The part of an RNA shown here (large-subunit ribosomal RNA, domain I) has 591 nucleotides and comes from a Chloroflexota bacterium. Taxonomically the source falls in Chloroflexota (Bacteria, Bacillati). The full RNA is in RNAcentral, with records from ENA. The coordinates come from a structure-prediction model, not an experiment, and the mean pLDDT is 80.
Context: one part of a larger RNA
């Protein structure tokens, strides 16, 4: 010193477990804040130093309605004391809710500091507790320059006005680059990431100037197929539909304009006549009139063109518009129809079904075996609309929680359920080329951009510049363009669901099982790094129960020997199992 082979120590693989996680389905919910939020600091506990949950000077909590229920006084954390038990637990409301923080009296180095105005406490004071004082936005109202009137400007009172958060989704505005093309420049990546603004519980989209093909289809959104097809494309890399079909889910609508009334403001004309609703008739009245602008209200909303408006007809009733007669018109009553998410718009009941606590819930053994310990094996039983699934000392339908099936709300909330009250609506029919149907708009040229379509033969869609229609005998589409045809009606506007996302309950998984699975099974967005945006760990496992090792012995302590618990202590806490590197040690062999 080197092989083997045993026994230990180190060490934490491995196996087992699982409190966590991951994905997916189904059903349900989804905004929130000046009535001060989300977020945070700093506080509260009989012993309470830290921490975590909880809560707010009313502080692990306070009232009230309900359910539950014999036992409580939250966890790391045992024990002690002292109470309660119509208590605790859970679930509805409801007080109370320091400071900061949109932060809003002013500042301020975020959780701090410093006013002012009311009135109160007090004999004044100081001091205290209380209400209130920011900016914008609208509405009223008070004053008010330049400049006379006016308007800026001040200023005051009202408003559940706004502002600040919010994982992902969602819409607009802006918008890479590595990369790929085997280099790169058009392209690709990609309208991705990312910034910024805005919005809701969905958003956005939407009721044809749409398709389609001479048949016809009937908003919009998601899907599956059409289809990796037609095509775009340094025809490279790549890009990459659309008709039409099958499904989800389904809903329509309302301005502008014409007309006609009402009120203002303004103009023209200047006795022509005009009103009293119209037509005849009879009265009566005399600036009421006509044009032009605004505002209010009625009508109206379309493409087989639609609608005023005029002419003709035909249509329920009473009342009133000076009287008769027909009509018009305006209210009531009947009749029909609608509806609170668009399409006017608020409320009040009743009934249903969910959801925020809960409850019932069958049926087996002190019979023998093994063992520490029966739910295993043996014997005899039972129940089953329940033999899911987890505990329990090993593997339990019948021992627990539970499951099948049923039952359940005093409060609060949801329902796009279903009535009821209640609220809105309501003339048709023909006809006339008289009026009306969205302008700096359609289009066009330049120059960009979206469409699967890189300018191309390039229709369509948007628009920065320049030019600019028609207007119903019109307009726009049908992938240059032109003619037939065949569809549709732009330049205003709203709209549920069907869809995306997360949460919540629920179940399931040829998901993972602690270097795996969420960074995070453990007080984790934590310790630590970083001036700072930012980056970011490790860290499970006694045992069935602590029975967690009394008492002696040796040590200054760690730590160790007995003793004693357990089935087991080489389960003794640095604790299941305990590999291998690497280190002792006994032996054998070699040198």
């Nucleotide at each position: 010193g080197g092989c083997a082979u045993g026994u230990g120590g180190u060490g934490g693989a491995u196996g087992c477990c699982u409190u966590g996680g991951c994905g997916u389905g189904a059903a349900g919910a989804g905004c929130u804040g000046a009535a001060g939020a989300a977020g945070g600091g700093c506080g509260u506990g009989g012993c309470a130093a830290g921490a975590c949950u909880a809560c707010g000077a009313a502080a692990a909590g306070c009232c009230u309605c309900g359910g539950u229920g014999a036992g409580c006084u939250g966890u790391c954390u045992a024990g002690c004391a002292a109470g309660c038990u119509u208590a605790g637990c859970c679930g509805g409301g409801g007080a109370u809710u320091c400071c900061c923080u949109a932060a809003u009296g002013g500042g301020a180095c975020a959780a701090c500091c410093c006013g002012c105005u009311c009135a109160g406490g007090u004999a004044a004071a100081a001091c205290c507790g209380g209400a209130g004082c920011a900016c914008g936005a609208u509405u009223a109202g008070c004053u008010g320059a330049a400049c006379a009137c006016a308007u800026a400007g001040g200023c005051u009172a009202a408003u559940a006005u706004g502002a600040g958060g919010g994982a992902a989704c969602c819409a607009g505005g802006g918008g890479a680059a590595c990369u790929g093309a085997a280099a790169c420049a058009u392209c690709u990546u990609a309208g991705u990431a990312c910034c910024c603004u805005g919005a809701g519980g969905a958003a956005a989209a939407g009721a044809a100037a749409u398709c389609a093909a001479c048949c016809g289809a009937g908003a919009u959104u998601c899907u599956c197929c059409u289809a990796g097809u037609a095509g775009u494309g340094g025809c490279g890399a790549a890009c990459g539909a659309a008709c039409g079909g099958g499904g989800a889910a389904g809903a329509g609508c309302c301005u502008a304009a014409a007309c006609c009334c009402u009120a203002a403001a303004g103009g023209a004309a200047g006795u022509g006549u005009g009103g009293c609703u119209u037509u005849g008739g009879a009265g009566c009245u005399u600036a009421u009139g006509c044009c032009u602008u605004u505002a209010g209200g009625g009508u109206g909303u379309u493409g087989u063109a639609a609608g005023g408006c005029g002419u003709a007809g035909c249509a329920g009733u009473c009342u009133g518009a000076u009287c008769c007669a027909a009509a018009u018109c305006a209210g009531g009553c009947a009749c029909a129809g609608a509806g609170u998410u668009a399409c006017a718009a608020a409320c009040c009941u009743u009934c249903c079904u969910c959801c925020u606590a809960g409850c019932c819930g069958a049926a087996g053994g002190u019979u023998c075996c093994u063992g520490g310990a029966a739910a295993g094996g043996a014997c005899c039983a039972u129940c089953a609309a329940a033999g899911a699934a987890g505990g329990u000392g090993a593997u339990a339908g019948u021992c627990c929680u539970g499951u099948a099936g049923g039952c359940g709300a005093a409060a609060g909330g949801a329902g796009u359920g279903a009535g009821g009250g209640c609220u809105c609506u309501g003339g048709c029919u023909a006809u006339g080329a008289c009026c009306u149907u969205a302008a700096g708009u359609a289009c066009c040229g330049c120059g960009g951009g979206a469409c699967a379509c890189g300018u191309g033969g390039a229709a369509u869609c948007c628009u920065g510049c320049g030019g600019g229609a028609a207007g119903c005998a019109g307009g726009g589409g049908g992938g240059a363009c032109c003619a037939c045809c065949c569809u549709c009606c732009a330049a205003g506007g709203c709209u549920a669901a069907a869809u995306a996302c997360u949460c919540u309950u629920u179940a399931c998984g040829a998901c993972c099982g602690a270097u795996a699975g969420u960074g995070a099974a453990c007080c984790a967005g934590u310790a630590c790094c970083g001036u700072g945006a930012g980056g970011g760990a490790a860290a499970g496992g006694u045992g069935a129960a602590a029975a967690g090792a009394a008492c002696c012995c040796c040590g200054g302590g760690a730590g160790g020997g007995u003793a004693g618990u357990g089935a087991a202590a080489u389960a003794g806490a640095a604790c299941c199992u305990g590999a291998a590197a690497c280190c002792a040690u006994a032996u054998g062999c070699c040198u």